[in-house]
RNA sequence: CAAGUAGACCGGGUGGCCGCCCUUCCCUCUGGGAAGGGAGGAAAGUCCGAGCUCCACCGGGCAGGACGCUGGGUAACACCCAGGAGGGGUAACCCUACGGAAAGUGCCACAGAAACAUACCGCCCUUCCUGUACAGGAAGGGCAAGGGUGAAAUGGUGAGGUAAGAGCUCACCAGCGGCUGGGUGACCAGUCGGCUGGGUAAACCCCGUCCGGAGCAAGACCGAAUAGAGGGAUAAUAGGACGCCCGGCCUCAUCCCCGGGUUGGUCGCUUGACCCUUCCGGUAACGGAAGGGCUAGAUAGAUGGUCACCGUCCUUCCUUGGAAGGAUACAGAACUCGGCUUACAGGUUUACUUGGCCU
RNA sequence: CGGGGUGUAGCGCAGUUGGUCUAGCGCGCAGCGUUUGGGACGCUGAGGUCGGCGGUUCAAAUCCGCCCACCCCGACCA
Numbered sequence: 001c002a003a004g005u006a007g008a009c010c011g012g013g014u015g016g017c018c019g020c021c022c023u024u025c026c027c028u029c030u031g032g033g034a035a036g037g038g039a040g041g042a043a044a045g046u047c048c049g050a051g052c053u054c055c056a057c058c059g060g061g062c063a064g065g066a067c068g069c070u071g072g073g074u075a076a077c078a079c080c081c082a083g084g085a086g087g088g089g090u091a092a093c094c095c096u097a098c099g100g101a102a103a104g105u106g107c108c109a110c111a112g113a114a115a116c117a118u119a120c121c122g123c124c125c126u127u128c129c130u131g132u133a134c135a136g137g138a139a140g141g142g143c144a145a146g147g148g149u150g151a152a153a154u155g156g157u158g159a160g161g162u163a164a165g166a167g168c169u170c171a172c173c174a175g176c177g178g179c180u181g182g183g184u185g186a187c188c189a190g191u192c193g194g195c196u197g198g199g200u201a202a203a204c205c206c207c208g209u210c211c212g213g214a215g216c217a218a219g220a221c222c223g224a225a226u227a228g229a230g231g232g233a234u235a236a237u238a239g240g241a242c243g244c245c246c247g248g249c250c251u252c253a254u255c256c257c258c259g260g261g262u263u264g265g266u267c268g269c270u271u272g273a274c275c276c277u278u279c280c281g282g283u284a285a286c287g288g289a290a291g292g293g294c295u296a297g298a299u300a301g302a303u304g305g306u307c308a309c310c311g312u313c314c315u316u317c318c319u320u321g322g323a324a325g326g327a328u329a330c331a332g333a334a335c336u337c338g339g340c341u342u343a344c345a346g347g348u349u350u351a352c353u354u355g356g357c358c359u
Numbered sequence: 360c361g362g363g364g365u366g367u368a369g370c371g372c373a374g375u376u377g378g379u380c381u382a383g384c385g386c387g388c389a390g391c392g393u394u395u396g397g398g399a400c401g402c403u404g405a406g407g408u409c410g411g412c413g414g415u416u417c418a419a420a421u422c423c424g425c426c427c428a429c430c431c432c433g434a435c436c437a
Stems, first nucleotide, its partner, number of pairs: 001355010012310007020038008040330001044341002047339005052215004057248006064211005069083005084098001085096004099206002104204002106200003120147002122143010155173006174196002176193007219267004228258001230257005238251003260436003274293008311328008360433007369386004378417001388404005410426005
C1' cells in the first nucleotide's frame, strides 16, 4: 500500500424567527408570562422471556406446547459467556434446529432382482447331453467380486487367499463395543476385539427439563346519562375467566341474544432486575462494594416548521483552489424491562490475518 | 395499542397423513367451426417464480424459520 476478519461508536452542528406537549413558579387569573425538560439504535416485527394487574384458592392425572452437545451466567429465556464435536476458509476467523434410527411403528415415488431381507446380467464347481481340446444347453449347488438401476445397494483402499468369492486373513483408514489414563463434563488419548447393524425424528414416537389463563382496551376510583315488567338456555345442579377428567374448598345465580345510555375525569404512568465513574472477584458472560445522577409521559396522540452559515457525499465547470446544482439513511415512544430478528445514506476507531514493496 | 386469521392463473375456489403435481376445476381470454351476422353450443389453446427469501429431505404448494401484504375482532355503564 492492497485485500480481508472480528468488535466498539457516531449517525448531522451553530444561530435567528414562528409554533406544540409536560413540570414548577409568578401575575392584573375563562387569560398571560418566566425557567427547566422533551424519541431510537432499532422506539419496528410482536418472535421469545419476565415484572405488574385480574381471574377467591390448593392438589393430582391426561392431553397439548416449548426447549434439546457440555459447564457456567441471569429474575427468566429459544438470550449471553467459555469449552467440545462436525463443517468451511491459506489465515485472522466464521457456521451448526448438535439428544435417541441397536425401544417400537410408518414412509422411501420412478427406476431396479431387491429399499430391509434378495439375486436380473454375471462368476465358479459337480453330473448329464450335443458336437472336436473347448464351446453351448439342462439339472443341482456355491458366491456377492464385477456390470446395470437409483438420492441411497449392507464398511473403504490395497495385498494375500480361494473352484469362484467373501473381514475369510493381514496393513492402513472410518464406525461400534470393552478396558486403562486425563478432564466437573461434552469429550480426548492409548490399547484390545473383525464386532461392521441403510436413510428419515423440521414423520409419529422415546428420553430429559420446563410450562395455569388473560392482557394496561389488564385493573381501581369519581362523575354523567338511560328502560330492562323484552326473548332464550342452564336447575340442584351449575360455575369457579379459552383444553379435558378427578379431589378438597368457595359462590347462589350465571351465560347468550335484543334493546337503552355515555364517548368525561383521576390513578395505574414512569425511580427502574435504571444510568455513569472507580475499585475488587471471575478467562468471560456476570457478580459485589463505594460515590454520583434523574433521563419524554401524550390520550387521536407533543417532540415540529422555516431562514442563514457550516459539515459530509455525488455530479458538472474552469488553472492550484474554488463555483453551481443535487442529496444528507432506516425510521418515529403509548404499562415497563431483558433478548432475538429485520431495516439502515455515510463516517470514525481498535485489535488481528494474508500478500506485495521499502529501510 | 392488544389478539386472531388469510395469501394457489384476470376473478372465485380445490389440492396441505411430502412422491407418476414441470399443480387441477368453474367463469373469463384467444383461435377455429357452426350462423347472413351475433349470442348460445362444440373443438383446440394460452395463462402459475403456489406472497417473498432461506433451511430440512433423494424429493416441498404441503414440514420448519424469518420477512411482506391484506382482512377480522376487542371501549365503558344500567
Predicted 3D model of RNase P RNA and transfer RNA as a complex of 437 nucleotides. Rfam match: Bacterial RNase P class A. Rfam classes the family as a ribozyme. About the family: Ribonuclease P (RNase P) is a ubiquitous endoribonuclease, found in archaea, bacteria and eukarya as well as chloroplasts and mitochondria. Its mean pLDDT, the model's own confidence on a scale to 100, is 79.